[in-house]
């Protein structure tokens, strides 16, 4: 210089074109004399950034940038 993986909540990862989820963690309540542990809720997401293609993109295409891993 080439080539492949990866980027998604504070953190660990799901999501094969139709309204972004889970665990944990954080906030409130409830239980208990406190804690812990359990139960109920809630809040937090410009989906690395731009562009295309579609009626509709996290999901296909395209460059771009961080990261890793191979090769030259």
């Nucleotide at each position: 210089g080439c080539g492949g993986g990866c980027g998604u909540a504070g953190u660990u990862c799901a999501g094969c074109g139709g309204u972004a989820g889970a665990a944990u963690g954080u906030c409130u309540c409830c239980u208990u004399c406190c804690c812990a542990a359990g139960g109920a809720g809630a809040a937090g997401g410009u989906c690395g950034c731009g562009a295309g293609u579609u009626c509709a993109a996290u999901u296909c295409u395209c460059g771009u940038c961080g990261c890793c891993c191979g090769c030259u």